[in-house]
RNA sequence: ACAGAGGGUGGUUGAGACCGCGCCCGGAAACUUGUUUUCCGGGUGAGGAAAGUCCGGGCUCCUCCGGAAAUGACGCCGGCUAACGGCCGGGCGCCGGAAAUGUAAAUUCCCGGCGACAGACAGUGCCACAGAAAAUACACUGCCCGGCAUCCGCCGGGUGAGGGUGAAAAGGCGGGGUAAGAGCCCACCGCGUUUCCGGCAACGGAACGGCAUGGUAAACCUCGUCAGGAGCAAGACCGAGCAGUAAAGGGUUUCCGGCCUAUUUUACGGGUUGGUCGCGGAAGGCGCACGGCAACGUGCGUUCCAGACAGAUGGUCUCGACGCGUUUUUCGGAACGCGGACAGAACCCGGCUUACCAACCCUCUGUCUUU
RNA sequence: GGGCCACUAGCUCAGUCGGUAGAGCGACGCCCUUUUAAGGCGAAGGUCACAGGUUCGAAUCCUGUGUGGCUCA
Numbered sequence: 001a002c003a004g005a006g007g008g009u010g011g012u013u014g015a016g017a018c019c020g021c022g023c024c025c026g027g028a029a030a031c032u033u034g035u036u037u038u039c040c041g042g043g044u045g046a047g048g049a050a051a052g053u054c055c056g057g058g059c060u061c062c063u064c065c066g067g068a069a070a071u072g073a074c075g076c077c078g079g080c081u082a083a084c085g086g087c088c089g090g091g092c093g094c095c096g097g098a099a100a101u102g103u104a105a106a107u108u109c110c111c112g113g114c115g116a117c118a119g120a121c122a123g124u125g126c127c128a129c130a131g132a133a134a135a136u137a138c139a140c141u142g143c144c145c146g147g148c149a150u151c152c153g154c155c156g157g158g159u160g161a162g163g164g165u166g167a168a169a170a171g172g173c174g175g176g177g178u179a180a181g182a183g184c185c186c187a188c189c190g191c192g193u194u195u196c197c198g199g200c201a202a203c204g205g206a207a208c209g210g211c212a213u214g215g216u217a218a219a220c221c222u223c224g225u226c227a228g229g230a231g232c233a234a235g236a237c238c239g240a241g242c243a244g245u246a247a248a249g250g251g252u253u254u255c256c257g258g259c260c261u262a263u264u265u266u267a268c269g270g271g272u273u274g275g276u277c278g279c280g281g282a283a284g285g286c287g288c289a290c291g292g293c294a295a296c297g298u299g300c301g302u303u304c305c306a307g308a309c310a311g312a313u314g315g316u317c318u319c320g321a322c323g324c325g326u327u328u329u330u331c332g333g334a335a336c337g338c339g340g341a342c343a344g345a346a347c348c349c350g351g352c353u354u355a356c357c358a359a360c361c362c363u364c365u366g367u368c369u370u371u
Numbered sequence: 372g373g374g375c376c377a378c379u380a381g382c383u384c385a386g387u388c389g390g391u392a393g394a395g396c397g398a399c400g401c402c403c404u405u406u407u408a409a410g411g412c413g414a415a416g417g418u419c420a421c422a423g424g425u426u427c428g429a430a431u432c433c434u435g436u437g438u439g440g441c442u443c444a
Stems, first nucleotide, its partner, number of pairs: 001367009014319006021045010031034001047342001051353002054351005059231004065257005071227005076090005091117001092115006099108003118222002123220002125216003140163002142159007171189002174186003190211001191209002194207005235277004244268005249261003273444001285302007322339007372443007381396004390427001399413004420436005
């Protein structure tokens, strides 16, 4: 320098003209006198993900009443928050990079990324094939001792070091020791429901102990924490219309108790496919100051911030900016053409995840060139 | 807009507390028959929708994505 991967920031790019659409305000006309229709003028009109609906909350209804059970989710520690499976900080482990010491291996510190990161001495289950043995350790081949035997070998013990199998073999490596061996003993590493010190804690350091029982909990499970259920097609009101019949008590996981209700619930059948509210002031955005390492909190200022109900936010043209390609060049540039993604509110917020053109920043990998 | 469910051979489905995936029909070849059908025998056909993770090992367990379906005043 080029190419690729990952992460972050910010997100069609400005101005104008014409046509068109939704909502709000004002005015006019028409009739069917209505929050009606049409026309005119002004204002306003998608996102970082509006998405997936994966979590959490607000809000609404069910009398979320009390107890027990079941079910589901989460899981190192501390903090933030309305709440969370989110975020911030710390611990531990793994991976990568760089520096110092060093011959090297390696160790320590720093930086970046990742981690469903509680418990496998509470209990149960499973570990195919291979292998002697897959969890009560075992003994195929070996090694050693003793006995028998001319030999091939056989019998009785010891051992669990070597070989081979496997994803995994009952602490690892080295030395001592031994008949051969073995934590049997020792150093280092690993391990520990031991003690002390530091830290709110996770955890770390030192001493001591001794080898005392693998893996799997995104298998059942145990421990701890949290959760009542359903969802704006929730739900409330008005208007229009209709035809009742049958069964049962019912009350949003189950059981018990209590309470409420008879204008109750369920099934079949009939009718209406109208309007208003919920519905845009919100744990909101932006700016400043203070506190905090940070997430975040507190105070002040500002008022830009869509709202439908078959569902608006679109199209064309001109000029300019950006990127790419071609031609040309007086190497400054010029002309022409093409391109701008992912995607689109529907009750609202806080997150996560997924999708994405071009640009900028950071990290890593590969190739080439130069010093 | 909200809620729920399913993707396995060409079609319809098994396979459930993990151990290397099958059945029926169909299609193909052979036999039987004068021929066809029926019948018998044989062989083929699968990235278990896709991607990542847990595990020694995933159709199965977990997470995300895609496609299709059901339901709600």
Two RNAs folded together computationally: RNase P RNA and transfer RNA, 444 nucleotides in total. It holds a member of the Rfam family "Bacterial RNase P class A".